[in-house]
This is a predicted structure of a 138-nucleotide RNA (c-di-AMP riboswitch aptamer (ydaO/yuaA leader)) from Micromonospora chalcea. Lineage of the source: Bacteria > Actinomycetota > Micromonosporales > Micromonosporaceae > Micromonospora. Model confidence (mean pLDDT): 77 of 100.
Parts: sequence; structure tokens; C1' cells
RNA sequence: GGUCCGACACCGCCGAGUCGCCUCCGGGCGAGCCGGGGAACCAGGUACCUGGGGUGAAUCCGCAGCGCUGCUGCGGUAGGGCGGCUCCCUUCCCGCCCGAAUCCGUCAGCUAACCCGGUAGGCGGUACGGAAGAAGGA
Repeated sequence: GGUCCGACACCGCCGAGUCGCCUCCGGGCGAGCCGGGGAACCAGGUACCUGGGGUGAAUCCGCAGCGCUGCUGCGGUAGGGCGGCUCCCUUCCCGCCCGAAUCCGUCAGCUAACCCGGUAGGCGGUACGGAAGAAGGA
């Protein structure tokens, strides 16, 4: 001097998950934000079988295996995120990553008033992304 790994602080990213006050440090309250339930109107309407629904981007399909309403592996896919350069918006294309988990318990369309709940987690990239617009500036 260089490379790799780890920790802390600051900063930043995904996400509703942020801020303030109080605290006996377990938490509580308020604001903001997010989600659910819930009239009229509207929508939908028979019977039987299959239960159904919510949060979330996280659904669906194909092939193979197994101890086969499913699980595992592989490949796609609806969808989501990222791609340094002042910041921000829209569409398309390209590249990369994700494409989980969980709750209610036979009940749920929409939905004013009203009611209830949440405010967690995770991450720190080897890549100059491209095109057309909107807005703005000269």
C1' cells in the first nucleotide's frame, strides 16, 4: 500500500411501519401513516358439489421425485424492488434480485356514521442502463 471478513457510528435503501411526550423501562398516550369490519344506493342473485376470506409484491403453470388435498427440486409466470450522476413524475425495452410468510375460524361485495387492529422486520449492491414523454429551465 492492497484485498477479504466482522463490529460500531453516521448516512442511505425496501416497507404503512415514522415523529413527539410520559414511563415504575414492562410499556402507555397523542399525531401521522397503513389495514380490516360495518348502512342506504349500487352490484350480485335459483338448486347441488367444492368452505370461504384477510394482510402482503409474493400468485399461477409445467416437469421430476416422494411418505401425494401436500412437500422437495428444477424451469417459467402474475406481481414487486433496484440499476451511483441535483430532485421528482409517466410509459416501454434491457440487466440483476425477490416472487416468502402468516392470520380469521364456517364469517366477510361495495359502504356514510361508527367500531377494531397494525406501526414489524430486512438490507449496504461492481453497476456507467437505454428510448420516448410530462414538468421545469434557457